[in-house]
């Protein structure tokens, strides 16, 4: 400078037009002398970010930012 994949809860991920989810961890509970397990219950998302399209966008389409792979071109 091309081009291709990511970017969603603290993490790891899912969800591919109808308004956001699981597992892990976090807290409280119940059990225990106490802790752990185990079992109940809750909390937390500007869905990377500006615009578009739609009746409705995490999803479609675009600008840009972040990370990562491959090419290339210069020295």
């Nucleotide at each position: 400078g091309g081009g291709c994949c990511a970017g969603u809860a603290g993490u790891u991920c899912a969800g591919u037009g109808g308004u956001a989810g699981a597992a892990c961890g976090u807290c409280g509970g119940u059990c225990u002398c106490c802790a752990a397990a185990a079992c109940c219950g809750a909390a937390u998302g500007c869905c990377g970010u500006g615009g578009g399209u739609u009746c409705a966008a995490a999803u479609c389409c675009u600008g840009c930012c972040u990370g990562g792979c491959c090419c290339g071109c210069c020295a």